[in-house]
Small-subunit ribosomal RNA from an uncultured marine bacterium, 1500 nucleotides, folded computationally. It matches the Rfam family "Bacterial small subunit ribosomal RNA". The coordinates come from a structure-prediction model, not an experiment, and the mean pLDDT is 85. RNAcentral holds the sequence, with entries from ENA.
RNA sequence: AUUGAACGCUGGCGGCAGGCUUAACACAUGCAAGUCGAACGGUAACAGAACUAGCUUGCUAGUUGCUGACGAGUGGCGGACGGGUGAGUAACGCGUAGGAAUCUACCGAGUAGUGGGGGACAACAGUUGGAAACGACUGCUAAUACCGCAUAAUCCCUGAGGGGGAAAGGAGGGGAUCUGUUUACAGACCUUUCGCUAUUUGAUGAGCCUGCGUGAGAUUAGCUAGUUGGUGAGGUAAUGGCUCACCAAGGCGACGAUCUCUAGCUGGUCUGAGAGGAUGAUCAGCCACACUGGAACUGAGACACGGUCCAGACUCCUACGGGAGGCAGCAGUGGGGAAUAUUGCACAAUGGGGGAAACCCUGAUGCAGCCAUGCCGCGUGUGUGAAGAAGGCCUUCGGGUUGUAAAGCACUUUCAGCGAGGAGGAAAGGAGUAUGUUUAAUAAACGUGCUCUGUGACGUUACUCGCAGAAGAAGCACCGGCUAACUCCGCGCCAGCAGCCGCGGUAAUACGGAGGGUGCAAGCGUUAAUCGGAAUUACUGGGCGUAAAGCGCGCGUAGGUGGUUUGUUAAGUGGAAUGUGAAAGCCCUGGGCUCAACCUAGGAAUUGCAUCCCAAACUGGCAAACUAGAGUACAAGAGAGGGGUGUGGAAUUUCCUGUGUAGCGGUGAAAUGCGUAGAUAUAGGAAGGAACAUCAGUGGCGAAGGCGACGCCCUGGCUUGAUACUGACACUGAGGUGCGAAAGCGUGGGGAGCAAACAGGAUUAGAUACCCUGGUAGUCCACGCCGUAAACGAUGUGUGCUAGAUGUUGGGGGGAUACCUUUCAGUGUCGCAGCUAACGCACUAAGCACACCGCCUGGGAAGUACGGUCGCAAGAUUAAAACUCAAAGGAAUUGACGGGGGCCCGCACAAGCGGUGGAGCAUGUGGUUUAAUUCGAAGCAACGCGCAGAACCUUACCAGCCCUUGACAUGUGGAGUUUGGUUAUCAGAGAUGAUUUCCUUCAGUUCGGCUGGCUCCAACACAGGUGCUGCAUGGCUGUCGUCAGCUCGUGUCGUGAGAUGUUGGGUUAAGUCCCGCAACGAGCGCAACCCUCAUCUUUAGUUGCCAUCAGUUCGGCUGGGCACUCUAGAGAAACUGCCUGGGAUGACCAGGAGGAAGGCGGGGAUGACGUCAAGUCCUCAUGGCCCUUAUGGGCUGGGCUACACACGUGCUACAAUGGCGGUGACAGAGGGAUGCAAUACGGCAACGUGGAGCAAAUCCCCAAAAACCGUCUCAGUUCGGAUUGUUCUCUGCAACUCGAGAGCAUGAAGUUGGAAUCGCUAGUAAUCGUAGAUCAGCAUGCUACGGUGAAUACGUUCCCGGGCCUUGUACACACCGCCCGUCACACCAUGGGAGUUGGUUUUACCCGAAGACGGUAUCCUGACCUUUUUUGGAGGGAGCCGGCCACGGUAGGGUCAGCGACUGGGGUGAAGUCGUAACAAGGUAGCCGUAGGGGAACCU
Repeated sequence: AUUGAACGCUGGCGGCAGGCUUAACACAUGCAAGUCGAACGGUAACAGAACUAGCUUGCUAGUUGCUGACGAGUGGCGGACGGGUGAGUAACGCGUAGGAAUCUACCGAGUAGUGGGGGACAACAGUUGGAAACGACUGCUAAUACCGCAUAAUCCCUGAGGGGGAAAGGAGGGGAUCUGUUUACAGACCUUUCGCUAUUUGAUGAGCCUGCGUGAGAUUAGCUAGUUGGUGAGGUAAUGGCUCACCAAGGCGACGAUCUCUAGCUGGUCUGAGAGGAUGAUCAGCCACACUGGAACUGAGACACGGUCCAGACUCCUACGGGAGGCAGCAGUGGGGAAUAUUGCACAAUGGGGGAAACCCUGAUGCAGCCAUGCCGCGUGUGUGAAGAAGGCCUUCGGGUUGUAAAGCACUUUCAGCGAGGAGGAAAGGAGUAUGUUUAAUAAACGUGCUCUGUGACGUUACUCGCAGAAGAAGCACCGGCUAACUCCGCGCCAGCAGCCGCGGUAAUACGGAGGGUGCAAGCGUUAAUCGGAAUUACUGGGCGUAAAGCGCGCGUAGGUGGUUUGUUAAGUGGAAUGUGAAAGCCCUGGGCUCAACCUAGGAAUUGCAUCCCAAACUGGCAAACUAGAGUACAAGAGAGGGGUGUGGAAUUUCCUGUGUAGCGGUGAAAUGCGUAGAUAUAGGAAGGAACAUCAGUGGCGAAGGCGACGCCCUGGCUUGAUACUGACACUGAGGUGCGAAAGCGUGGGGAGCAAACAGGAUUAGAUACCCUGGUAGUCCACGCCGUAAACGAUGUGUGCUAGAUGUUGGGGGGAUACCUUUCAGUGUCGCAGCUAACGCACUAAGCACACCGCCUGGGAAGUACGGUCGCAAGAUUAAAACUCAAAGGAAUUGACGGGGGCCCGCACAAGCGGUGGAGCAUGUGGUUUAAUUCGAAGCAACGCGCAGAACCUUACCAGCCCUUGACAUGUGGAGUUUGGUUAUCAGAGAUGAUUUCCUUCAGUUCGGCUGGCUCCAACACAGGUGCUGCAUGGCUGUCGUCAGCUCGUGUCGUGAGAUGUUGGGUUAAGUCCCGCAACGAGCGCAACCCUCAUCUUUAGUUGCCAUCAGUUCGGCUGGGCACUCUAGAGAAACUGCCUGGGAUGACCAGGAGGAAGGCGGGGAUGACGUCAAGUCCUCAUGGCCCUUAUGGGCUGGGCUACACACGUGCUACAAUGGCGGUGACAGAGGGAUGCAAUACGGCAACGUGGAGCAAAUCCCCAAAAACCGUCUCAGUUCGGAUUGUUCUCUGCAACUCGAGAGCAUGAAGUUGGAAUCGCUAGUAAUCGUAGAUCAGCAUGCUACGGUGAAUACGUUCCCGGGCCUUGUACACACCGCCCGUCACACCAUGGGAGUUGGUUUUACCCGAAGACGGUAUCCUGACCUUUUUUGGAGGGAGCCGGCCACGGUAGGGUCAGCGACUGGGGUGAAGUCGUAACAAGGUAGCCGUAGGGGAACCU
């Protein structure tokens, strides 16, 4: 785009079309083929007329075929057309173009006739059978029915002499003449007309034959006996094996016979740019069929839809004896189905049949009805109208949108409605008349014209006018992308959507609803189907190295294709003409319906076929020639080319002998194994089999597989050179045929080594493996099979053409003799043009062309099943489908990853020091427990974490008791009071409630409780929530990682993703810097700038300091001073600056000097792009959801402190580098008013009493501790201090659950810690103490401070993490990846399957209806002939016989389909089991063929 459509929702009108695609299923009822009285005998019914009878004188009954007419019958024509359907048919059925051996009623034209006779049979009458259908017998009768005779041709037959051979009359009119009798008529006769006969011809229709075209399957390859042909005969309208007899053995087939499946064919229709593809409704042509099968009759025509006979199935009637029927005609019914209409009107028109005609018949046809089934047209109003109404929806609450939409106002009236008018379709026909023809004629008849009359189903027609009033008339689908159109609510991987991708797991533009929007519109969507897009079967117009695809390789048949020249031919080819290519349709131009759809006229087109003519370039045929292709001969040459036979040495193994002694062998390490019965090793000898080191080479040969010691024999191919010859002999190659690695098979040999299977040993969770020790088939030979490989260059063969460079093998030529150059045939590498998706190929093409063959058409199922062929088998070959998925695949890119590689770094390892893991305790976590043990944090990067400090509070948890506008904020109304504090009593656990003492009197003021404020009450808005979601978020933080990286602009390269820059060579802590470079620059990071420590200078000098001077109570205490220390401001200083060497004259590195400090001087702050949906809704903020007398608020008590257990982080120890005791050593930093607190006194002590000083460089905390001296002497101790008892201290409302401290007593485990694991590279580790935050009190934690103060680093192999480059990849959620197979379960389709059911087909035989044909010795017989009558004959009929034959039957095959216990594999399925085969070197490289083995992937 389209449809004979269907379904869902909706539905105003008209025009034109269309309407059982399924059950060729079954059919009730009605109708669909009759007509002719001008062929005939006639008269059952009707009407008229006449007559008769009865009588109520206009009615009844009867008679007469007299008339109009006409049932039934005889006869003629028509029922072979029209109408329906598509079952069958793959065919001369259809289409197209031809042909000869034919028939043709009616029709047209022509010729000649139409004479004279005869005998019957219906109807009818009578008898009779039967239920009926339908008959039987007897008798009568007509014809355009039937039969002879005559005549007859340009008819037919023929032996060419001859023979055969027809007819029918009817109707109209008529002036004379004639005939008949029962004179009313009938005829003869004339004429007109319709018929009839014979024959010729035309037209129409039909039959037959032929070329070409017209589906699928080769998993259908052979078919055929009347088969193919001939002769003869029969038969037919006609040719012909159409049929028969005889003879011959043919005919068809790879250009697809036969068989199977499917199907009516065509003009056309739909689609498409076309070529094509699909289709064959309506309309038109042809065919076939008419319940199924068979058959003929009649006829011009049938083997006959509404005819006959027979058989069968089915239905109906029946008196059971027998009969009837055929909607695939029009309506209609049932059934089937997703689905397809009225039991309508009319013959008015068109057409058909009959008729002389009027007419009759006509479910053809014309119309109407039903149906949005399609196409076309029209309408459902138009203009105006902002308060942008109301309502709806959304909202950032401002508004926006629906929306000029509505309402309102002003108009219009198509269509529908009502009323009125009103064409055309009508031409005929009849009557009359005029004229012409015919005629003897003015009858009649016919033709033409005129006048009158007169025919409409549709139809309430089309059309026109009038009336009224916006009045009666809009839906459907969609809105994530493709694809035009967006928001809210609901739901919460549910419900659902979905054409593909996909959407939905609590903020869904995707589900459902709504508002809004978009698209189409009396329709809109969905489903189904066809073509297109699809160059996705490629003729136009594709491919095959790696995506699917080159046969493993030759030879060769058919076929296809084929070098140069000349002549000829004209098959192909080109052109002209003619015929045909039906009409309709399509297209163009006109015309008619108001337009359109539709109808109509003309043209064009119909690309085809046929005939004939012309041309002769090209292809083909024929003829003649040529030598450039191909081949032969000659001379050389290289070679693991093939086959046979013989020979050789090295090595392994075995055996024999000798020497010799304890091991050998094997591995990652071992063991099995061998060996004291003497191995291994070594020496000599022997046997046997297999393979041929070095040479050896991207070297050679061969078609491929493949071929490797040497000699001989036989043999194929190739190359070069020069000449001669043949003269296209060529290329390819479906089928066919041969060769064809390894494995395997058969028979017979052989068997050294190796080695599937197998055995043992290891490894392992297991190990049917990898490794080891053994070891059989096999490997070898001969003969015969198999016929496959990743049989690969993943690249078919042949020919020609198209830059080069450089190796190499075998020849030739030239120059020359280190060699150079050239040429032919091979074999490699690089590379231009060109090609390619890219990779790549590139004279050895994957380039440009030609010829031929093979093959491909998404992945899986599957190279499987079934069938066929081959094979001894294994199996090979040919080769599907159902079902299932939306991918599978190629090349390249960026990452990530690797039990890949290279380079480099880090307390990463190593080298060291000290720990943890063991003990006790502290603390956090898990788990458990509990009313509650609040919550969060979870590898590194949770666990002395949030918590810089849970007895109450904190507190979020639990139990109980209370409050409900609330503990807190804002607002409204009313009432009260106008301040704030405080004492005491009672009840209670307290919150709270009740009462009460005292002090004081908020701000403003207009002095009024007037305003503010406060309290209470009431009802609401609201408060409140440590309730949920960190996977809705902000902010903040952790981590990789202080790792050196992460990017951009422009340019360039690439089809592109992307690359380049950023890679490379150096160097650095560093993408730090230098050099190079299709790159040049830039940004965020690095570094530096900041703070601090280390040196110096300067400024300043109290609370700090004291060198010098003086005083002194000896204390920088005082005067004094600011030099020093120090304090804290400002400066200086370090930059590879200098030297030497290295390096590329570079960056930079090594060493040195100087310097307080040297190569980043130490430390800190500082954290790129990003990753982890990392952490936090319980800091805070915040969307959404949830609670609202509770999930909010208050209080008391409890809990967070529990305790079989497990883990993390710490403290104290286990002791002598120590414990204890003693003793005038030496810091830094910090804190102090609800505070730090000195001196002094008390207490053993914690501490108490008391209080100087100090808001602090001034006073206090403040004592530093390790150090030093003495003692203890290796022990569960003078170590260790847990636990427990008891007495106290302090803080605090309160130490029971549950604080810290002190004294005395007690004195546990623990003797240096398994596997494993952590920190640290210098003022570091280790060790020692000090201070602070939090804090009433509580630190072994955290943060900060100083004292003492080491050891080691060879180095980068390994572990971990990271950076750069490269490589492989089947990964991209990125190796915590991907992924394979068995097993188990569920579902699905399918193969096999004992069989069973059905269809179809075939062979043999049996049966043999009807029928036609043939025969006939039985019977019957009107016309004709014969006979003297009877008769006889010809002919006919019946019966019977015969062959043919439908249905049916029996037996056996083929084939197709359904079902089928059981069984095989396959596919699919959110979480099953076992392993881990593959992807990285996938941890044994993988894969192919074959064989064996094994739960499985697999292993060998």